Transfer RNA from Parcubacteria group bacterium LiPW_41, 71 nucleotides, folded computationally. Its Rfam family is "tRNA". Rfam links the family to the GO term triplet codon-amino acid adaptor activity. Rfam describes the family as follows. Transfer RNA (tRNA) molecules are approximately 80 nucleotides in length. The sequence was found in a public genome assembly. Taxonomically the source falls in Bacteria candidate phyla (Bacteria).
RNA sequence: GGGCCUAUAAUUCAAUGGUAGAAUAAGCGCAUGGCAUGCGCUAAGUCGGGGUUCGACUCCCCGUAGGUCCA
Repeated sequence: GGGCCUAUAAUUCAAUGGUAGAAUAAGCGCAUGGCAUGCGCUAAGUCGGGGUUCGACUCCCCGUAGGUCCA
């Protein structure tokens, strides 16, 4: 320098172009004499900028970061 892949919640991962969810973690509550466990509730996110579309996590372009291969 070039090819390919990845980027979503604090973490690990989902999500046919049509309301962004789950588990763990966190906070609150219930239960217990107390702890652990259990149950319920709450908060929290689409890497950045453009484009296409009635509508974009999703499709296209340019970047950023990481991984991998070639040189």